[in-house]
Context: one part of a larger RNA
RNA sequence: CGUUAGAUAAUUGAGGAGUUUUGCUCUCAGUACGAGAGGACCAGAGUGAGGGAAUCCCUAGUGUUCCUGUUGUCCCUGUCAAGGGCAGCGCAGGGUAGCUACAUUCCUUAAGGAUAAUCGCUGGAAGCAUCUAAGCGAGAAGCCCCCUCCAAGAUUAAUUAUCUCCAUCAGACACAUAGGAGACUACUAUGUUGAUAGGCAGCCAGUGUAAGUAUUGAGAAAUACUAAGCUUAGCUGUACUAAUUGUCG
Repeated sequence: CGUUAGAUAAUUGAGGAGUUUUGCUCUCAGUACGAGAGGACCAGAGUGAGGGAAUCCCUAGUGUUCCUGUUGUCCCUGUCAAGGGCAGCGCAGGGUAGCUACAUUCCUUAAGGAUAAUCGCUGGAAGCAUCUAAGCGAGAAGCCCCCUCCAAGAUUAAUUAUCUCCAUCAGACACAUAGGAGACUACUAUGUUGAUAGGCAGCCAGUGUAAGUAUUGAGAAAUACUAAGCUUAGCUGUACUAAUUGUCG
């Protein structure tokens, strides 16, 4: 831009893409078969490998500054103490959310249709015979369908429901606060009739008993106040701060 009023939602599926892999064990049955040795078809059950999808409850990893320990050096506070900078996050021990697999769950199934090779029925040309010439069947991990995804620019432009009609409405956009989204855009949530983000409060969770003071000790330190102090992304609450408003139609 088109789909012939403008919109908001929800669908159909012409068509396209993908998946559709495979082992072992058991029952049938030590049966059929076979002198014996050996040893099935058919049918059914179970358990794996590989592949795929989803998720973070469990397990595990990461978690660039959440907590703690510690080395060297420098700086600030007059000194001490306590802190800070740099050294790969200085190194080391843990770790929330999120992300992930090594984790968990599920699928990889079954049915149907037309067939290939092949096997048949009836049957003539050719009084016989013959699956074939007319006609009718069986038959594969392959084909179609089934399953998953995209899909009405499918110009054959589909369908359903609802809303709105003249200086205003349905709606859209801009702008703003953001993230279940994200390179940008887009998408999604919200914009005071408000919990969208920040702040604050409480909780969960992490680390592991802060500083300071007191006592003991020669000292390093230990003990008590003290399951302390500090806490990123999580949950709940709370308008304190910021979401003013405008344009198109």